[in-house]
RNA sequence: GGGAGUGUAGCUUAGUCUGGUUGGAGCACUCGACUGAUAAUCGAGAGGUCGCAGGUUCGAAUCCUGCCAUUCCCA
Numbered sequence: 001g002g003g004a005g006u007g008u009a010g011c012u013u014a015g016u017c018u019g020g021u022u023g024g025a026g027c028a029c030u031c032g033a034c035u036g037a038u039a040a041u042c043g044a045g046a047g048g049u050c051g052c053a054g055g056u057u058c059g060a061a062u063c064c065u066g067c068c069a070u071u072c073c074c075a
Base pairs, nucleotide, nucleotide: 001074002073003072004071005070006069007068010027011026012025013024020058029045030044031043032042033041051067052066053065054064055063
């Protein structure tokens, strides 16, 4: 230099193929219930500009383009 994959909450991830209700789950975190107390269990809550920017569209995590990070392959 060329090609391909991956990027969604603090962590692990579903959803992308086929655009359409408010982006959901587990763990962790906060509060509460339970207990003499703790753990476990149960309930509730907070946390996401879906890597960044632009485009298409009535509507984009999803389609298109560029860029960034990272992994692999070729040279």
A computed fold for a 75-nucleotide RNA from Candidatus Iainarchaeum sp., annotated as transfer RNA.
Taxonomically the source falls in Candidatus Iainarchaeum (Archaea, Candidatus Iainarchaeota, Candidatus Iainarchaeia, Candidatus Iainarchaeaceae).
It matches the Rfam family "tRNA". It is annotated as a transfer RNA. Rfam links the family to the GO term triplet codon-amino acid adaptor activity.
It was read from a public genome assembly.
The coordinates come from a structure-prediction model, not an experiment, and the mean pLDDT is 83.